c-di-GMP-I riboswitch aptamer from Plasticicumulans acidivorans, 81 nucleotides, folded computationally. Its mean pLDDT, the model's own confidence on a scale to 100, is 86. The sequence was found by an Rfam model in a public genome assembly. Taxonomically the source falls in Plasticicumulans (Bacteria, Pseudomonadati, Gammaproteobacteria, Candidatus Competibacteraceae).
RNA sequence: CCGCCGACACGCCACACCGACUGCAAAGCCGGGCCGGAAAGCCACGGGUCCUGACGAACAAGGGAUAGCCGGGUUGCUCGC
Repeated sequence: CCGCCGACACGCCACACCGACUGCAAAGCCGGGCCGGAAAGCCACGGGUCCUGACGAACAAGGGAUAGCCGGGUUGCUCGC
């Protein structure tokens, strides 16, 4: 330096839910909260799911969301092996 693993230690993030704001919506964001996470940091490239299209039954292209659905890409902390 690289890779794998994750004891110890210092820490980090924040599911559901509640409130405010934004949005047709999915959902996002801020505050509270803390189920969990060893990348639960970042990226929408592939797949999945959700919204819209399409108030009412189904329905295409297109547009959007989800990284805490999976894969992939990329960056990184601590110490031990």